[in-house]
Transfer RNA from Kineosporia babensis, 74 nucleotides, folded computationally. The source organism's lineage runs through Bacteria, Actinomycetota, Kineosporiales, Kineosporiaceae and Kineosporia.
RNA sequence: GCCCCCAUGGCGCAGCUGGAGAGCGCGUCUCGCUACGAACGAGAAGGCCGGCGGUUCGAAUCCGUCUGGGGGCA
Numbered sequence: 001g002c003c004c005c006c007a008u009g010g011c012g013c014a015g016c017u018g019g020a021g022a023g024c025g026c027g028u029c030u031c032g033c034u035a036c037g038a039a040c041g042a043g044a045a046g047g048c049c050g051g052c053g054g055u056u057c058g059a060a061u062c063c064g065u066c067u068g069g070g071g072g073c074a
C1' cells in the first nucleotide's frame, strides 16, 4: 500500500433477500417466596443500531466515505 471480516442496551450475541412495536441470554432494580439468603416466580429500567453523507415512500439492514478492532497478501 491492497483485500476481506467485524462495530446493535453494562457484557456476550441474534436480526443484514429493506417494511411497519429492535429481540435473546447474563447482569442491574423492584415485588413475591424464605427466619435470612441462594435458587425459583412476576415485573421494570436501560440501545434507536460506530460517525457523516446518499439512495428509497421507508434503512440496523443497500451505496460512499471516515473512525476503531481483527485477519490475509505484498
Stems, first nucleotide, its partner, number of pairs: 001073007010026004019057001028044005050066005
Rfam family: tRNA. By type it is a transfer RNA.